């Protein structure tokens, strides 16, 4: 430097252009003589600017991280 890959909650991961969910996680309450399982709730996200679109987590481009591979 050039090619190709990724980016979604604290963490691992879904979402076929049409309401962004699930699990574990923290916290609360309940149950317990206590603690832990259960059991109910509450927490909280589309990396950045743009374009297309009625309508973008999805398509397209740019920079930004990471990761592989060439040189």
């Nucleotide at each position: 430097u050039g090619u190709g890959g990724u980016g979604u909650a604290u963490u691992u991961c879904a979402a076929u252009g049409g309401u962004a969910g699930a699990a574990a996680g923290a916290c609360c309450g309940u149950c317990u003589g206590a603690u832990g399982a259960g059991c109910g709730g509450u927490u909280a996200a589309u990396a950045u600017c743009a374009g297309u679109u009625c309508a973008a987590u999805u398509c397209u481009g740019u920079u930004c991280a990471c990761c592989a591979c060439a040189a």
Description:
Predicted 3D model of a 71-nucleotide RNA (transfer RNA) from Agathobacter rectalis. Lineage of the source: Bacteria > Clostridia > Lachnospirales > Lachnospiraceae > Agathobacter. Its mean pLDDT, the model's own confidence on a scale to 100, is 81. The sequence is in RNAcentral, with records from ENA.